[in-house]
RNA sequence: AGGGCAAACCCGUCGCGAGGCGGGGACGCAAAGCCACCGGUCUGGGACCGAGAUCCGAAGAUAGCGGGGUUGCCGAA
Repeated sequence: AGGGCAAACCCGUCGCGAGGCGGGGACGCAAAGCCACCGGUCUGGGACCGAGAUCCGAAGAUAGCGGGGUUGCCGAA
């Protein structure tokens, strides 16, 4: 230097929900490519209870919460 992704928000759509997907849009990102293995957070469910609190995973979401694993483009030196 060439290129890549796309937060909030808006529209459509799927989901009980967290949220996903498509379009618009750019706050940011050098793995913001991919993987729920560890911790966290969130949703829903269950146990217990007068209620609140607390506890549980055998159900999910988040890879743009952190760690870990894995693959990898261009340029310079």